RNA sequence: UGAGUCGGCCAGGCGGCCGCGUGUCGAACGCUCUCCUGCCUUCACGGGGAGGUGGAGCGGAUCGAUCCGAGGAACGUCCGGACUCCACAGGGCACGGUGCUGGGUAACACCCAGUCGGGGCGACUCGCAGGACAGUGCCACAGAGAACAGACCGCCGAUGGCGAUGCGCUCCUCGGAGCGGGUCGCACAGGCAAGGGUGAAACGGUGCGGUAAGAGCGCACCAGCACCCGGGGUGACCCGGGUGGCUCGGCAAACCCCAUCGGGAGCAAGGUCAGACAGGGGGAGGGCUGCCCGCCCGCAGACACCCCCGGGUAGGCCGCUGGAGUCGGCGGGUAACCGCCGGCCGAGAGGGAUGGCCGCCACGAGCCCUCACCUUCGGGUGGGCGACUCGGACAGAAUCCGGCGUACCGGCCGACUCACCAC
RNA sequence: GCCCCGGUAGCCCAACUGGUAGAGGCAGUCGGCUUAAAACCGAUCCAGUGCGGGUUCGAGCCCCGCCCGGGGUA
Numbered sequence: 001u002g003a004g005u006c007g008g009c010c011a012g013g014c015g016g017c018c019g020c021g022u023g024u025c026g027a028a029c030g031c032u033c034u035c036c037u038g039c040c041u042u043c044a045c046g047g048g049g050a051g052g053u054g055g056a057g058c059g060g061a062u063c064g065a066u067c068c069g070a071g072g073a074a075c076g077u078c079c080g081g082a083c084u085c086c087a088c089a090g091g092g093c094a095c096g097g098u099g100c101u102g103g104g105u106a107a108c109a110c111c112c113a114g115u116c117g118g119g120g121c122g123a124c125u126c127g128c129a130g131g132a133c134a135g136u137g138c139c140a141c142a143g144a145g146a147a148c149a150g151a152c153c154g155c156c157g158a159u160g161g162c163g164a165u166g167c168g169c170u171c172c173u174c175g176g177a178g179c180g181g182g183u184c185g186c187a188c189a190g191g192c193a194a195g196g197g198u199g200a201a202a203c204g205g206u207g208c209g210g211u212a213a214g215a216g217c218g219c220a221c222c223a224g225c226a227c228c229c230g231g232g233g234u235g236a237c238c239c240g241g242g243u244g245g246c247u248c249g250g251c252a253a254a255c256c257c258c259a260u261c262g263g264g265a266g267c268a269a270g271g272u273c274a275g276a277c278a279g280g281g282g283g284a285g286g287g288c289u290g291c292c293c294g295c296c297c298g299c300a301g302a303c304a305c306c307c308c309c310g311g312g313u314a315g316g317c318c319g320c321u322g323g324a325g326u327c328g329g330c331g332g333g334u335a336a337c338c339g340c341c342g343g344c345c346g347a348g349a350g351g352g353a354u355g356g357c358c359g360c361c362a363c364g365a366g367c368c369c370u371c372a373c374c375u376u377c378g379g380g381u382g383g384g385c386g387a388c389u390c391g392g393a394c395a396g397a398a399u400c401c402g403g404c405g406u407a408c409c410g411g412c413c414g415a416c417u418c419a420c421c422a423c
Numbered sequence: 424g425c426c427c428c429g430g431u432a433g434c435c436c437a438a439c440u441g442g443u444a445g446a447g448g449c450a451g452u453c454g455g456c457u458u459a460a461a462a463c464c465g466a467u468c469c470a471g472u473g474c475g476g477g478u479u480c481g482a483g484c485c486c487c488g489c490c491c492g493g494g495g496u497a
Stems, first nucleotide, its partner, number of pairs: 001419010012361007020069002023066005029059006035052003039048003071394001075405002078403005083266004090293004095262005100114005115129001116127004130257002135255002137251003152196002154192003159189002161186005167180005204222006223247001225244008270318004280309004285297004325344008363391004368386001369384006424496007433449003442480001451467005473489005
């Protein structure tokens, strides 16, 4: 200098004008209560109605002031929890999730560290990574054969068979016949699985021996598996040695088995106040949101709870935002993370607020101008006080939190790797 | 908030237990029939299964993550 890998951070700033929402304060308005001043009525208590720069409380589609007002993903809603209710939640089955090891955590399918396997020269990265000797199932086409397989071409044909031809022996009706053994041929029985060929996959690989030809048939080495021993590690696993049979296919993101986890529902949870309707009709015990047990509540005919029909309402408040929070320091730990001390924190809507315009500055891109260098005169590289134009994404809380995944104009910082050059 | 279903040619849809990567209808094009047209007959064209990745020898089908569309419920 170029090419990369990993991690972290930012998500324009200032000012002006207009606008939106919660809270607080004030004003006006309205309502209620109370006090005061008159009036009407009553014998009186009492009742009615009017006024008040009186007081207190409440209210909201009013006005004003003031404070505060989205994110790294607030998103998708894919996991995990807190919280609330149903028995403060129990047993079994079913169903579903997870799936190397150790650790972290409230918990997780997340994170950290490691092991093994794949990729990369490397930094690094990816992995739904238990079990295929528990069982069932699948492996299309091609191919001879696809799971304890198979013989198309091929090799052999030792042995048996058939044929040819010599030799020896025996018998004889002297032509031959039989027996034994040799050689050659056929490839009939049969043997083989080395080679060819098919396939994603063909039941170890190489070499030597061996054989009729061959083959783990034997041996040596290598690969793999099982078992045993020694060593290291908490463990996954790794290293070394020995023995064995020679060799055992793949798929569980097929059913399944094993281990482990999960009770269900969700803030429209749930509680409370006010109001409306028909304390209307029918059915039925109800609850623990699949089934059984078990438990609780209610009850002997049913008020309520539950189901169906019918009717009504479409309001307020609480839950509600300060918490497994965040920053700094110290300590522990390789790390995730944990402990202690100190500081900091101000969205809370409910037809659902957090926005728009202008100016200046900063940033990026393009173009113009200009300067320097190189030039094969086409241009290229780098810089700049500058002028103009354009641009600024993805997206928006809704009970809260921890993760994951996805989207995103661009910019900045740090660590590391490889290649080339120079010293 | 909770839950479910779907995405295959221009349109509607099929594809069994994963097996040659895809059937059919309408539409289109060409030809035939007809004086001409419709109908009819024949032929032909059109997809790589919403996108990305994985498992597998092999994926429309199985798994994961996204995108789009539809529905149920209080």